[in-house]
């Protein structure tokens, strides 16, 4: 260190909850009342060089009564260091960007999503969970084609 097996977990729109809204039992002085027990509490899509600050951290889908409210937490995004690309090469600086390492517009292309609804199946007294089938986004990333914008100094090379 390599290889196989076995287990486990799968990786942040995440994770909890003493509120609130629901649901069961019990109890009374019969109220949406007290206690106890549980249930619900954001559907994916997209995002990672390091390291501290700061910050109500991006995108569309359901729904239109709660995806309400809170807590923590993040891979955004600014800012400052470091590291790295790239701007002919090297060095400092200066842009701008993270290993698919120039930017911003336009137009165009490829890849494209889970909920909800619905349809069928399970668990539970119950609220409400799980599983299967189908369908539809958007941003930003990639591709092409335009424009427009993108260092100067010292060495060095052609």
């Nucleotide at each position: 260190c390599c290889a196989a097996g076995a287990c486990u977990g799968a990786u942040a729109g995440c994770g909890c909850c003493u509120g609130g809204c629901c649901u069961c039992g019990c109890u009374c002085c019969a109220g949406c009342a007290g206690c106890g027990a549980g249930g619900u509490g954001a559907c994916g899509a997209g995002g990672a060089g390091g390291a501290a600050g700061g910050u109500c951290a991006u995108c569309g889908a359901a729904a239109g009564a709660u995806u309400c409210g809170g807590c923590g937490g993040a891979u955004g995004c600014c800012u400052u260091c470091c590291c790295g690309g790239c701007c002919a090469g090297c060095c400092a600086c200066g842009g701008u960007c993270g290993u698919g390492a120039c930017g911003u517009g336009u137009g165009g292309g490829a890849g494209g999503a889970a909920a909800a609804c619905c349809c069928g199946g399970g668990a539970g007294u119950g609220a409400u969970c799980c599983c299967g089938g189908a369908a539809c986004a958007g941003a930003g990333g990639c591709c092409c084609a335009c424009a427009c914008g993108a260092g100067g100094g010292g060495c060095u090379c052609c």
A computed fold for a 158-nucleotide RNA from an Actinomycetes bacterium, annotated as glmS glucosamine-6-phosphate activated ribozyme aptamer. NCBI's taxonomy places the organism under Bacteria, Bacillati, Actinomycetota, Actinomycetes. Rfam family: glmS glucosamine-6-phosphate activated ribozyme aptamer. From the family's description: This entry contains a glucosamine-6-phosphate activated ribozyme that is found in the mRNA for GlmS. GlmS is an enzyme that uses fructose-6-phosphate and glutamine to generate glucosamine-6-phosphate.